[in-house]
Context: one part of a larger RNA
């Protein structure tokens, strides 16, 4: 040197991708105790203070009250939360990549849509049967979304779905016919031709919490700038609430303001949305989270910048 502790002048994150490690906090008693809120909770918020012994009083009491005492130190060892502020995604308690991933991903209650009338629909199985369900639409199966508030906009052209006794198309047999070959014939066989017609498909009509889609170009107001408005192509209809440089912003470290001495992060605007937007949910949202981002307070050898001890390990001997 190296591993595991362990202690430190002055400062305190100045280290670093980032407080990562590590300190700090810790028991029980008493005072306190914002915002926000679904009124349950956030709460153990925060942030103070006290804790031994001994004597009296006072009791169920080892609890309280008063004096006195003793150490640096009284939960005297040891087990034994740091704590706040804001966002972003998930509501939440759960579950998961056994062996690099515990999440913002899965489930979830609650929401909608379908499907299913019982010998159910739907799965398994060649069947026989068997689950569904010893159930019966407040029951069962599929899908999608995900507490809870507030909503949930246009488009049925294309694609699926569903109805729909018109018409169209539409094979085989079945009917009616031609022509060959064969046979005396009955008949049998080979080419064709015609009517007739099932589903399906065209046709129509219906449905978006089915799959999925939601436009360009010119001009205009009495400063300038815009454009409430007008005109004109296209379209099945042109994105409505509402959010927006966002887990989404390419340009870009947009710009403006806050926080710093100094901020590609960060928070609250703007909105010129490359390329948000409404059950592949839009927007919010208390509580919750080994989630992910910034920020503060305590706090430390993380760090200026190292230095001291301790025992391994190591070397040598036995």
């Nucleotide at each position: 040197a190296u591993c595991u502790c362990u202690c430190c002048a002055a400062g305190g994150a100045a280290c670093u991708c980032g407080g990562c490690a590590a300190a700090u906090u810790g028991a029980c008693c008493c005072c306190g105790u914002a915002u926000c809120u679904u009124c349950g909770g956030u709460a153990g918020a925060a942030g103070g203070g006290g804790u031994g012994c001994c004597a009296g009083c006072u009791u169920u009491a080892c609890c309280g009250c008063u004096g006195g005492u003793c150490g640096c130190a009284g939960c005297g060892a040891a087990u034994u939360g740091a704590u706040c502020c804001a966002a972003c995604c998930g509501a939440c308690u759960g579950u998961u990549u056994a062996g690099c991933a515990a999440a913002a991903a899965c489930a979830c209650a609650g929401c909608u849509c379908u499907c299913u009338g019982c010998a159910a629909a739907g799965u398994c199985g060649u069947a026989a049967g068997a689950c569904g369900a010893a159930g019966u639409a407040u029951a069962g199966g599929g899908a999608g979304u995900g507490a809870c508030a507030c909503g949930u906009g246009a488009c049925c052209a294309a694609u699926g779905c569903g109805g729909a006794a018109a018409g169209g198309u539409g094979a085989a047999a079945c009917c009616c016919g031609g022509a060959g070959g064969u046979g005396c014939a009955a008949g049998c066989u080979u080419c064709u031709g015609g009517a007739c017609u099932a589903a399906g498909c065209c046709c129509c009509c219906g449905u978006g919490a089915a799959u999925g889609u939601c436009g360009g170009c010119c001009g205009u107001a009495a400063c300038u700038a815009u454009a409430a408005c007008g005109g004109u192509c296209c379209u099945a209809a042109g994105g409505u609430a509402g959010c927006g440089a966002a887990a989404u912003u390419c340009c870009u470290u947009g710009u403006c303001a806050g926080g710093u001495a100094a901020g590609u992060u960060c928070u609250g605007a703007c909105c010129u949305g490359c390329a948000c937007g409404a059950a592949u949910c839009g927007u919010g949202u208390a509580a919750c989270g080994a989630g992910u981002u910034g920020g503060g307070u305590a706090c430390u050898g993380u760090c200026u910048c190292g230095g001291g001890g301790a025992g391994a390990c190591g070397c040598u001997c036995a």